[in-house]
RNA sequence: GCCAGGGUAGCUCAGUUGGUUAGAGCAUUGGAUUCAUAAACCAAAGGUCGUGGGUUCGAGUCCCACCCCUGGUA
Repeated sequence: GCCAGGGUAGCUCAGUUGGUUAGAGCAUUGGAUUCAUAAACCAAAGGUCGUGGGUUCGAGUCCCACCCCUGGUA
């Protein structure tokens, strides 16, 4: 350089044929419980969906360019 896969919450990841409010687990914080701590329980907070454009009534999802990561190839 080329090919393939990937980038969504602090971390690991879902997100179906473009449409309902962007979600789960862990972690964090608060509550409740306990003599106390942990576990388990309840709740909350946390997102420019890599960046910039385009298509569309509507984009995490489709198209283009670029950035980054992983693997393959000479």